This is a predicted structure of a 73-nucleotide RNA (transfer RNA) from a Spirochaetales bacterium. The coordinates come from a structure-prediction model, not an experiment, and the mean pLDDT is 82. Rfam family: tRNA. Rfam describes the family as follows. Transfer RNA (tRNA) molecules are approximately 80 nucleotides in length. Rfam classes the family as a transfer RNA. The RNAcentral record of the sequence draws on ENA. The source organism's lineage runs through Bacteria, Pseudomonadati, Spirochaetota, Spirochaetia and Spirochaetales.
RNA sequence: CGGGUAGUAGCGCAGGGGCUAGCGCGACUGGUUCGGGACCAGUAGGUCGGAGGUUCAAUUCCUCUCUGCCCGA
Numbered sequence: 001c002g003g004g005u006a007g008u009a010g011c012g013c014a015g016g017g018g019c020u021a022g023c024g025c026g027a028c029u030g031g032u033u034c035g036g037g038a039c040c041a042g043u044a045g046g047u048c049g050g051a052g053g054u055u056c057a058a059u060u061c062c063u064c065u066c067u068g069c070c071c072g073a
Stems, first nucleotide, its partner, number of pairs: 001072007010025004018056001027043005049065005
């Protein structure tokens, strides 16, 4: 320098044009318990890496760009 791949909640991930963006773990609150763990119920937490474009509508498609990893030179 070129190509590929990944980036979505604190962590691990799903979702690849339209539903309120979900799942597991974790956190918090309540129940249960003498107390805790486990279990049950609920709550909070997201500028979907950044910018621009296409579209009635973008996490999703296109362009540029940033970061990590892989391959090539």